[in-house]
Predicted 3D model of an 81-nucleotide RNA (c-di-GMP-I riboswitch aptamer) from a Bacillota bacterium. Its Rfam family is "c-di-GMP-I riboswitch aptamer". Rfam describes the family as follows. GEMM was predicted in a large-scale screen for bacterial structured RNA regulatory elements.
RNA sequence: CUCGAUUCACGGCAAACUUGUCGCAAGGCAGGGACGCAAAGCCACGGGCCCGCCCCUGGGGCGGGCAGCCGGGUUGCCGAG
Repeated sequence: CUCGAUUCACGGCAAACUUGUCGCAAGGCAGGGACGCAAAGCCACGGGCCCGCCCCUGGGGCGGGCAGCCGGGUUGCCGAG
C1' cells in the first nucleotide's frame, strides 16, 4: 500500500419494541432493549423509497426525511497472507 481470510485481541454500534420528548407527517433526540452490523463511523453527490403542499390526472413541481436500501466520497480498529 492492497486485500478482508475457516484469524486473534481490545473493543464499538444498536433493529424491532417500549418510556419521555420535538414535528402536520415521514421521521429526529434521550433512556431502556438487542435483530443484527468489519465501517450499522461521517457525508444527501447519484439512484431509490417515505412524508407534506401545489398543479394535473398517465404524470409533474417545490419543500422535508431515510446513511440499518444501493452506489459513491471520506475517516478509523486489527494484521493471516

Taxonomically the source falls in Bacillota (Bacteria, Bacillati).